[in-house]
RNA sequence: AUUUUGAGGAUUUGAUCCUGGUCCAGGAUGAACGCUGGCGGCGUGGAUAAGGCAUGCAAGUCGUACGCCGAGCACAUAACGCAAGUUAUGUGCUUGGAGUGGCGAAUUGGUUAGUAACACGUAGAUAAUCUUCCCUAGGGACGGGCAUAAUCCCGCGAAAGCGGGACUAAUUCCCGAUAGUAAUGAGGGGGCGCAAGCCAUUCUCAUUUAAAGCUUAACGCGCCUUAGGAUGAGUCUGCGGCCUAUCAGCUAGUUGGUGAGGUAACGGCCCACCAAGGCUAUGACGGGUAGGGAGAAUGAGAGUUCGACUCCCAACAAGGGCACUGAGACAUGGGCCCUACUCCUACGGGAGGCAGCAGUCGAGAAUAUUCGGCAAUGGGGGAAACCCUGACCGAGCGACGCCGCGUGCGGGAAGAAGCCCUUCGGGGUGUAAACCGCUUUUCUGAGGGAAGAAUCCCGCUUUUAGCGGGAUGACGGUACCUUAGGAAUAAGGGGAUGCAAAUUCUGUGCCAGCAGCCGCGGUAAUACAGAAUCCCCAAGCGUUAUCCGGAUUUAUUGGGCGUAAAGCGUCUGUAGGCGGUUAGGCCAGUCUUUGAUUAAAUCUCAAGGGCUCAACCUUUGAGCUGUUAAAGAUACUACCUAGCUAGAGGAUGUUAGGGGCUGACGGAACGGUCGGUGUAGGGGUGAAAUCCAUUGAUAUCGACCGGAACACCAAAAGCGAAGGCAGUCAGCUGGGACAAUCCUGACGCUGAGAGACGAAAGCGUGGGCAUAAAAAAGGAUUAGAUACCCUUGUAUUCCACGCCCUAAACUAUGGAUACUGGCUACUUGAAGUGUCGACCCUUCAAGCGGCGAAGCUAACGCGUUAAGUAUCCCGCCUGGGAAGUACGGCCGCAAGGCUAAAACUCAAAGGAAUAGACGGGGACUCACACAAGCGGUGGAUCAUGUGGCUUAAUUCGACAAUAAACGAGGAACCUUACCAGGGCUAGAAAUCCCACUAAAACCCCAUAGAAAUAUGGGACUACCCACAAGGAUAGUGGGACAGGUACUGCAUGGUUGUCGUAAGCAGGUGCCGUGAGGCGCUCCCUUAAAUGGGCAAACCUGCGCAACCCUUACUCUGUGUUUUAAAUGUCACAGAGAACUGCCCGGGAUAACCGGGAGGAAGGUGAGGAUGACGCCAAAUCAGCAUGGUCCUUUGAUGCCCUGGGCUGCACACAUGAUACAAUGGCAAGGACAAUGGGUUGCCAAGCCGUAAGGCGGAGCUAAUCCCAUCAAACCUUGUCUCAGUUCGGAUUGAGGGCUGCAACUCGCCCUCAUGAAGCCGGAAUCGCUAGUAAUCGGGAAUCAGCUAUGUCCCGAUGAAUAUGUUCCUGAGUCUUGUACUCACCGCCGAUGAAAAGAGCUCGGCAGCUUAAUUAACUAAUGGGUGAAAAUCCCAUUCG
Repeated sequence: AUUUUGAGGAUUUGAUCCUGGUCCAGGAUGAACGCUGGCGGCGUGGAUAAGGCAUGCAAGUCGUACGCCGAGCACAUAACGCAAGUUAUGUGCUUGGAGUGGCGAAUUGGUUAGUAACACGUAGAUAAUCUUCCCUAGGGACGGGCAUAAUCCCGCGAAAGCGGGACUAAUUCCCGAUAGUAAUGAGGGGGCGCAAGCCAUUCUCAUUUAAAGCUUAACGCGCCUUAGGAUGAGUCUGCGGCCUAUCAGCUAGUUGGUGAGGUAACGGCCCACCAAGGCUAUGACGGGUAGGGAGAAUGAGAGUUCGACUCCCAACAAGGGCACUGAGACAUGGGCCCUACUCCUACGGGAGGCAGCAGUCGAGAAUAUUCGGCAAUGGGGGAAACCCUGACCGAGCGACGCCGCGUGCGGGAAGAAGCCCUUCGGGGUGUAAACCGCUUUUCUGAGGGAAGAAUCCCGCUUUUAGCGGGAUGACGGUACCUUAGGAAUAAGGGGAUGCAAAUUCUGUGCCAGCAGCCGCGGUAAUACAGAAUCCCCAAGCGUUAUCCGGAUUUAUUGGGCGUAAAGCGUCUGUAGGCGGUUAGGCCAGUCUUUGAUUAAAUCUCAAGGGCUCAACCUUUGAGCUGUUAAAGAUACUACCUAGCUAGAGGAUGUUAGGGGCUGACGGAACGGUCGGUGUAGGGGUGAAAUCCAUUGAUAUCGACCGGAACACCAAAAGCGAAGGCAGUCAGCUGGGACAAUCCUGACGCUGAGAGACGAAAGCGUGGGCAUAAAAAAGGAUUAGAUACCCUUGUAUUCCACGCCCUAAACUAUGGAUACUGGCUACUUGAAGUGUCGACCCUUCAAGCGGCGAAGCUAACGCGUUAAGUAUCCCGCCUGGGAAGUACGGCCGCAAGGCUAAAACUCAAAGGAAUAGACGGGGACUCACACAAGCGGUGGAUCAUGUGGCUUAAUUCGACAAUAAACGAGGAACCUUACCAGGGCUAGAAAUCCCACUAAAACCCCAUAGAAAUAUGGGACUACCCACAAGGAUAGUGGGACAGGUACUGCAUGGUUGUCGUAAGCAGGUGCCGUGAGGCGCUCCCUUAAAUGGGCAAACCUGCGCAACCCUUACUCUGUGUUUUAAAUGUCACAGAGAACUGCCCGGGAUAACCGGGAGGAAGGUGAGGAUGACGCCAAAUCAGCAUGGUCCUUUGAUGCCCUGGGCUGCACACAUGAUACAAUGGCAAGGACAAUGGGUUGCCAAGCCGUAAGGCGGAGCUAAUCCCAUCAAACCUUGUCUCAGUUCGGAUUGAGGGCUGCAACUCGCCCUCAUGAAGCCGGAAUCGCUAGUAAUCGGGAAUCAGCUAUGUCCCGAUGAAUAUGUUCCUGAGUCUUGUACUCACCGCCGAUGAAAAGAGCUCGGCAGCUUAAUUAACUAAUGGGUGAAAAUCCCAUUCG
């Protein structure tokens, strides 16, 4: 430079934006667990107990270094023997054994305990070093000697092993010679330097140190010495990489020097002496953790985490220590000692070290065969053959991982069966299967069959190399190839509410269970369990654990701090960081070029190669961001030098101020003391009381005393770093501002630690004490009142000195500098104009406020006094709770302060804004809401309903307002749903099919029965039709089915109540806002009204309001049954008109509209009705009806029929009514005036009977005609009663009658006579009503055989009172405000109590484990000393 490179989602809310945490999707692993499992290749496999280990193997080799012992073969000699032969000796060959000697054993292999260190990495140094074997080169190897193992003899011991004596060899050991280029010492010379000294090197002298032979006799293998190389090793240094300051000071061999010792080598490495140093905030010392690196995982990268396998380095070898040998060790399969453990033992003593390969036990979630072979590669020894090699090469086990292959392929139904779903039509599984055809990877059988082999040996030859021949394979009869057979041998796991791909049914019923997060499950669960289907991956799939990512959630890349977590209370200032302007120098940072290095492997890229591909292996090149050297560049930064004046500071002048400290003085108020006047109260509160007062208060006057605080001025003003500062005057003193010149010359900014100041309260000592006032006391309030209120009242409040050091110490906003529109108020200074002067006006500077451009912000808001745009420095934050707490440390007299966690627990905690709801918040408005009135309820008796109780049953529903004379506008049977008993079972009623029967069905009678019903008899017979057949009807039997007032109103429809006839509710477009959302619908005036008008980012629209509809009040027209003798009509019906703020006056924005008036039957919606927006209360109703789902039904039905009973049951409580308590009245007599309705299964006249209810009677009426019905009562007139439980009141009870009905006992109504209860106007509380209304009076109707109707709904008669008004009660509307409420104040929520759980806390005792340092004791080893020796003893060190 180019290319490549980054995904989000769920979860806080009623909803929104933001902050913020939690969780998920991806990748990875030496993994483990669950379910499942065909094959192969390549890898990989004790991560825990560096816990203990049986057994076997893992390091030997050399006879061409040496002596000896044995075996075999051959030969020779001797002896014996007739011979065969035997024995002995010697020699040679082959071979075995131990030993001496040499080399190796310090490599390889294992592990990661320790180690925070020059251990590792990297770059260097070693002039401060060594190096067996190997290579190159030079020189040399002469002469002698003493031993010792083996062996033999003796002895000890159980063993391991050991001691003594005798003999012997060597490449064992020793002595002498020779040698310098080696070592040591001394001296001289050279270069640099004034010198001290440094550097390189040379010369001379003295002293000291060498050697080994073997052999095939030649080529060879060795030996000694010197120099060089190579390799390996030692040592030193710079830099780099963990956590912790709740570890801040550490260090006596410590730091340095001199000398001696020691080492291969520098050095306190060790010792003696001397000096007093050394390290540390750039983190010493201490604690915790950890082998390091190449690399691995992840990531866009920067990073974060890790260090298995492979490679490099280090360390370790049961724990600890020590040295020996050697080139190399303080030595994994060597030694010594101690400790622990294990084993053997004759109890005296001994043996051992798997963190080598296998294997075993243990612990653990968990990790393999006591395998084959040295064929290959590599290593040791040897001249070599060869031997050894658990290094290595291979095989075995484990889906532990990566990669590859397979479990078949094609055809095959508008689609079998099974299973699942279903709207019952069908759909799904699904071309899937069956079936047909094909193939053979894999599998089984058979046959063939490797590469990996080169060395090596033999022969020949130009023997140093070549040619020819021969032998050697664990893996393995494996890979691979050929062939035969046959779809044959081979699919599972997880998931299906959202995130997140994939859905239905059944079961279950907050149970059983699920769950990564939000969360599912309480009878219709796509979330549990099963099934079907579907989705994902696949010989695997899931889960768990851990790491990275997502997380920009520690932010260098790449975050923040007004209110979400976060600015230290404020200032001064140390270290540090950063720093104006000009020139020169330098080249450390920086940049460029080149070189070296960055082991190999890994990784990336490019080009290839080998296994059929891939994984895997492999070749070449580049890279691997690092370190370092040399050369160059000099803009910037750093550094050095010299300047400048814009930053900073100083001088001169002017100036404002509650800045600070000290002293003095002042008036008002308050309290007290004394005195005068004066008399009964004062004080206090919502109201009171405690309290003060006749011993004279309060009040008032005078005098004196005391302490504290400073009215007015006074302000959003002034000063100060902050805390804070206010009467007046004086003294001392700090800081600031402005103006003009002069001076210094970057002297600046910030500031970790540190220091100083720091309200109130509090503490200590001493003073002072008027007021106020924690604590305390009393009085009230209250359920209580350890409070609020009242009366007292101590500490304190005040002063001096000393502590404390915290505050919502707030502008919740660190300091400094620069830049970026303004308008306006105030304070201070200066200049200008002007003026006598001041004010005013203009400009500049400093300060303090308000509103606001741009911009910023999550929004609110900030906005030249920034929260804007930038730079520098400091402080602080990283989810909520636990907690600013515990422990530790520092400070404090104490109170306490500063610093500051974790376990555990939650999925949120929060900020701003939005819509509602709410408020013992506000403003405005309305309503029989209150007030003003009238009449009631609550007390009595009765009626009716409800609760409760009772009962076989007292059927069910309705429960604040919005249940309770409600469903029910009529329960004796029926109704009826309840109870008891008796019966029926395809059913009492419905549809269809099949078979049979009957002639209809129905009806009547008899018997049994409580009835239902059963049996028997009688009577009657039908349609089409010639008959048959058929249809209809009935019965019986069978089958589909019926039936249910059984459950769920929280599965529903429909209907209804309530807010409420209150004025609201919503939409379109547009505009504003990131968004929820807002505007519109707010505001002003007005209205009964979101009614109308005006303004306005709104303009329109819909549902509501109003109007349209009905009744009624007035007039007119038309018609006319009844009425009447007729006409008529106030009567009926139908239609029209009339009222619209139309007219006048006044008010008002001239508008809308409001007030008044005229006219009018009616006046400002004339009165009344019907009409009820969006919605709320899971409001009411499954019993009016309909309806999803569930349940009951061949039998003792939750169905159906019947009889009887119950729904009316009665200690009691509540609700709604009726009648009363009397004189505005009761009773008696007489008299007057309505309207609405109803009537043929009906209303029922006249007349007659009965005291009456009623009866007889039968005219009239299907109704403006007749009847209920004289239509009425209150009312009016007259009489009587005279205030009493009465001539009030009528309950209750007795007797006698009437009516309805199959039937009045439970359980009807009415009449007559008699009886004559409570009750004398009703506690707390509470209801209705604003005009033809309330109140009072009667009439009618529905339901209905009758009626428990005093109820309900209508009708008329008589006919008031009051409203000053909106403070209060209740409810409602609009706007606004606060909110931690949104299930919405019947909310939310703190504390306490109760019940339960919890080894939570404290104290005492015990056991176990871990550990640094110090001290002491003991023990052991090593070393040293003394000593004849040492096991005694002494000293030192080290370990335990």

This is a predicted structure of a 1440-nucleotide RNA (small-subunit ribosomal RNA) from a bacterium. Rfam family: Bacterial small subunit ribosomal RNA. Gene Ontology terms of the family: structural constituent of ribosome and ribosome. RNAcentral holds the sequence, with entries from ENA and SILVA. Model confidence (mean pLDDT): 81 of 100.